[in-house]
Molecule: SAM riboswitch aptamer (S box leader)
Organism: Oceanobacillus luteolus
RNA sequence: UUCUUAUCCAGAGAGACGGAGGGAUUGGCCCGGUGAAGUCUCAGCAACCGGUCUGAAUUAGGCCAAGGUGCUAAUUCCAAUAGGUAUGUAUAUACCUAGAAGAUAAGAA
Numbered sequence: 001u002u003c004u005u006a007u008c009c010a011g012a013g014a015g016a017c018g019g020a021g022g023g024a025u026u027g028g029c030c031c032g033g034u035g036a037a038g039u040c041u042c043a044g045c046a047a048c049c050g051g052u053c054u055g056a057a058u059u060a061g062g063c064c065a066a067g068g069u070g071c072u073a074a075u076u077c078c079a080a081u082a083g084g085u086a087u088g089u090a091u092a093u094a095c096c097u098a099g100a101a102g103a104u105a106a107g108a109a
Base pairs, nucleotide, nucleotide: 001109002108003107004106005105006104007103008102013042014041015040016039017038021031022030023029025080026079027078028077043072044071045070048068049067050064051063052062053061054060076101081098082097083096084095085094086093087092
């Protein structure tokens, strides 16, 4: 990097350095000198891997959090493609379902 599977309306921030961007992309809408990105320290959340118990067992469920990741503004911030419902003459608007894209984990190549 690619592929497969699972999850994504819950949860959880302080300090130091730094010095203008950031929220993947596009549009919108936001965050940002009352200090963005990034790096470091400490803390926390969660429970994918992990440990443990129930179970004949794949599945499944309960508990734990010292280890490997991850995460700690806004639902993945919202939308993007297709279908449907309501209102409307219509453009359109609101909502629902599925999908795409993305993120993270585990496994494989």